[in-house]
Fluoride riboswitch aptamer (crcB RNA motif) from Symbiobacterium thermophilum, 66 nucleotides, folded computationally.
RNA sequence: CGGCAACAGGGCGAUGGGGCUCGCCGUAACCGCCGUCUCGAGAUGGCUGAUAGCUCCUGCCACUAC
Numbered sequence: 001c002g003g004c005a006a007c008a009g010g011g012c013g014a015u016g017g018g019g020c021u022c023g024c025c026g027u028a029a030c031c032g033c034c035g036u037c038u039c040g041a042g043a044u045g046g047c048u049g050a051u052a053g054c055u056c057c058u059g060c061c062a063c064u065a066c
Base pairs, nucleotide, nucleotide: 010025011024012023013022016057017056018055019054020053021052032047033046034045035044036043037042
């Protein structure tokens, strides 16, 4: 740029993106863990992870070598 078809194949899983798989939700699904104060609400301190799982990229951290 041209042709065909359709008016639909959505969202979410504690920090980014892609692929595959799994689970959940239809205004819901989802919004991590531990300690302390504390009747509770709540407040405060600390810890792990860019995954729900696998894998790749990006970012971050630690160690080693050049």
Annotation:
It matches the Rfam family "Fluoride riboswitch aptamer (crcB RNA motif)". The family has 289 seed sequences and 2,293 matches in Rfam 15.1.